The RNA shown here (transfer RNA) has 72 nucleotides and comes from Acidibacillus sp. Its Rfam family is "tRNA". Rfam's curators write: Transfer RNA (tRNA) molecules are approximately 80 nucleotides in length.
RNA sequence: GCGCCCGUGGUCCAAUGGAUAGGACGUAGGCCUCCGGAGCCUGAGGUAGGGGUUCGAUUCCCUUCGGGCGCA
Numbered sequence: 001g002c003g004c005c006c007g008u009g010g011u012c013c014a015a016u017g018g019a020u021a022g023g024a025c026g027u028a029g030g031c032c033u034c035c036g037g038a039g040c041c042u043g044a045g046g047u048a049g050g051g052g053u054u055c056g057a058u059u060c061c062c063u064u065c066g067g068g069c070g071c072a
Stems, first nucleotide, its partner, number of pairs: 001071007010025004018055001027043005048064005
């Protein structure tokens, strides 16, 4: 340099055109308890940036950025 794949909360993974982006772990608060690290309840926290298509984009297209693999 060329080709392919990926980018979603602190971590891991769903959602492949449609309703409020869902779950596990973690985390904060509360309940319970002799204590709580067990159990229960509640909350905060996310689509890499920009543009396009569409009535509607996490999803499709272009581009930039970042990561991985292969070829040279």